[in-house]
RNA sequence: CAUGUACAAACGCAAACCGUUUCGAAAGAGCGGGACGCAAAGUCAGGAAUCUGAUGCCCCUUAAGUCCGGGCUAUGGUCGUCCGGCCGCCGUG
Numbered sequence: 001c002a003u004g005u006a007c008a009a010a011c012g013c014a015a016a017c018c019g020u021u022u023c024g025a026a027a028g029a030g031c032g033g034g035a036c037g038c039a040a041a042g043u044c045a046g047g048a049a050u051c052u053g054a055u056g057c058c059c060c061u062u063a064a065g066u067c068c069g070g071g072c073u074a075u076g077g078u079c080g081u082c083c084g085g086c087c088g089c090c091g092u093g
Stems, first nucleotide, its partner, number of pairs: 001093004012038002017033005023028001036080001042086003046083003049078003056072004
């Protein structure tokens, strides 16, 4: 540098679900339990995808710049959706 063929070794992570939070508008996140899985399920929201829509704009409506309702919107999330960047254990070449 390339690679992933080992019932290998060592060390890890932790889906759903449950509990909880003087986190959050929500999506979601943190913590405890729990394991479906993971050799990058380490890390970075850069590209795509997707979730949410506080805020803003538009529509509807109204006496009203009202309430309700509808549409769009990320500056908010997800790296355990994919691509990409960075870093890394073990084996092999």